[in-house]
Context: one part of a larger RNA
RNA sequence: AACGAACGCUGGCGGCGCGUUUUAAGCAUGCAAGUCGAAUGGGAAUCUGGUGCUUGCACUAGUGGAACAUGGCGGACGGGUGAGUAACACGUGGAUAAUCUACCUUUUAGUUGGGGAUAGCUUAUGGAAACAUGAGAUAAUACCGAAUAAUAUUUGAUUUUAGAAAUAAGAUUGAAUUAAAGGAGCUUAGGCUUUGCUAAGAGAUGAGUCUGCGGCUCAUUAGCUAGUUGGUAGGGUAAGAGCCUACCAAGGCGACGAUGAGUAGCCGGCCUGAGAGGGUGAACGGCCACAUUGGGACUGAGACACGGCCCAGACUCCUACGGGAGGCAGCAGCUAAGAAUCUUCCGCAAUGGACGAAAGUCUGACGGAGCGACGCCGCGUGAACGAAGAAGGCAGAGAUGUUGUAAAGUUCUUUUCUACGGGAAGAAUAAGGGAAUGAGGAAAUGCAUUUUUGAUGACAUUAACAUAGGAAUAAGCCCCGGCUAAUUACGUGCCAGCAGCCGCGGUAAUACGUAAGGGGCGAGCGUUGUUC
Numbered sequence: 001a002a003c004g005a006a007c008g009c010u011g012g013c014g015g016c017g018c019g020u021u022u023u024a025a026g027c028a029u030g031c032a033a034g035u036c037g038a039a040u041g042g043g044a045a046u047c048u049g050g051u052g053c054u055u056g057c058a059c060u061a062g063u064g065g066a067a068c069a070u071g072g073c074g075g076a077c078g079g080g081u082g083a084g085u086a087a088c089a090c091g092u093g094g095a096u097a098a099u100c101u102a103c104c105u106u107u108u109a110g111u112u113g114g115g116g117a118u119a120g121c122u123u124a125u126g127g128a129a130a131c132a133u134g135a136g137a138u139a140a141u142a143c144c145g146a147a148u149a150a151u152a153u154u155u156g157a158u159u160u161u162a163g164a165a166a167u168a169a170g171a172u173u174g175a176a177u178u179a180a181a182g183g184a185g186c187u188u189a190g191g192c193u194u195u196g197c198u199a200a201g202a203g204a205u206g207a208g209u210c211u212g213c214g215g216c217u218c219a220u221u222a223g224c225u226a227g228u229u230g231g232u233a234g235g236g237u238a239a240g241a242g243c244c245u246a247c248c249a250a251g252g253c254g255a256c257g258a259u260g261a262g263u264a265g266c267c268g269g270c271c272u273g274a275g276a277g278g279g280u281g282a283a284c285g286g287c288c289a290c291a292u293u294g295g296g297a298c299u300g301a302g303a304c305a306c307g308g309c310c311c312a313g314a315c316u317c318c319u320a321c322g323g324g325a326g327g328c329a330g331c332a333g334c335u336a337a338g339a340a341u342c343u344u345c346c347g348c349a350a351u352g353g354a355c356g357a358a359a360g361u362c363u364g365a366c367g368g369a370g371c372g373a374c375g376c377c378g379c380g381u382g383a384a385c386g387a388a389g390a391a392g393g394c395a396g397a398g399a400u401g402u403u404g405u406a407a408a409g410u411u412c413u414u415u416u417c418u419a420c421g422g423g424a425a426g427a428a429u430a431a432g433g434g435a436a437u438g439a440g441g442a443a444a445u446g447c448a449u450u451u452u453u454g455a456u457g458a459c460a461u462u463a464a465c466a467u468a469g470g471a472a473u474a475a476g477c478c479c480c481g482g483c484u485a486a487u488u489a490c491g492u493g494c495c496a497g498c499a500g501c502c503g504c505g506g507u508a509a510u511a512c513g514u515a516a517g518g519g520g521c522g523a524g525c526g527u528u529g530u531u532c
Base pairs, nucleotide, nucleotide: 001531002530003529005528006527007526008525009524012379013378014377015376016375017374018372019371020337025335026334027333029332030331031330034073035072036071039070040069041068047062048061049060050059051058052057053056080290081289082288090214091213092212093211094210095209096208099207100206104203105202106201107200108199109198110197111196112146114144115143121136122135123134124133125132126131152177153176154175155174156173157172158171159170160169161168162167182195183194184193185192186191216262217261218260223253224252225251228250229249230248231247232246233245234244235243265287266286267285268284269280270279271278272277292313293312294311295310296309315326316325317324318323343369345368346367347366351365352363353362354361355360382412383411384410385409392403393402394401395400417469418468419467421465426459432453433452434451435450436449437448438447476521477520478519479518480517481502482501483500487516488515489514490513491512497504498503
């Protein structure tokens, strides 16, 4: 000098930050990932009309669109934690002619014509439940054939370039294989517009893999290694490779520290320091790893998936004892542990994300408020005048000295406070409406560009401001032997005690305790811990 601090005493306000460093211990409760009816089946409640009349019910036509389910996209992002990891995990520089990439942008071409199911539903059955099973009917942008098809894939021929060759890249020409889905709007009913869908090329973004170099301790760890090191063949992957398998060879690493053990997420940074260096990796940002413990795959563009699935273990809960359910290292909150760390708050108004054509829905991300002097910064607790230097305290034999312009008193001010009042900015625009221009079209909807109008505020009793009131609401903590700024009296008597070091205390203690005075810092001040 610093701190994610803790403890003691004390405590007025505001702004900006930060807040389980311990037990990757266990968790009650609520919420944290949904959305789309412009893909589809479906059609409850409500409301309106009609009929019958037992006058408040039944039937029926419309309206309406809830539940349930199929399907699509998203649940691989966002949020948490640091257990593991000494490793291409990270940082930095390269390679990928060894690779993939949903949504998005752009270019080209297409979107023809069929089929069979299945859930929800109805019905039946089993079960305490979780749930399961049989039968029957049904839809689609769900599923499956067919048509067409190349600059795609596989494969053949000819040929060019590079190369010593293997081979690589390209050109020409054959063969075989592989697609699709509709919805909405307008219409002069012919179509048109738009949004999806399919194939292919390019881009962007994101990711995978490989690699040079770099960053801990121990040699009281010296040898380690059998898929081990290499080759051939095959398999496998999006992709190179002992990644895997079979066979063959006997290699590979190591005092330039292998192997083993201990410790540890890495970095930008942060702290310190004149620097070199040392320490550190909270918050914020990037990367990695993990999600009760261990293992596994499925789906998918992407996971071996925190709030998905399966198996095994431990634990907790339910049970009709047959069997089931669960995973806060998400946000709050609880228990335990600990010196120690917050509200079971408000809102989607803003920013961002998912879905949707949109309206919008969801969003404990986020924006805010609450608690905590935990930190940093700012402000205040009054100002001026005021000597009979009042009283009281303390010191002194006393004279006096000191507290001290300090108080009282007088005159002011109102930051802050209390009450009341009006009151910004954060809101940009979206849908919708109006207008202009342009391209194309038979027209309309639509498309592109511009412009105008047009809702929405959690915070919030906001900030800032105005008015009124009244010095009103607001000072402590540590120290005073030397280091080290600041001293006297009394008490105590090697006792009680102090102490960072030196050391004080055994009868005049500036070192213990108290008082008065003084010094330092100040809403803080000291102590402890840790780093330089």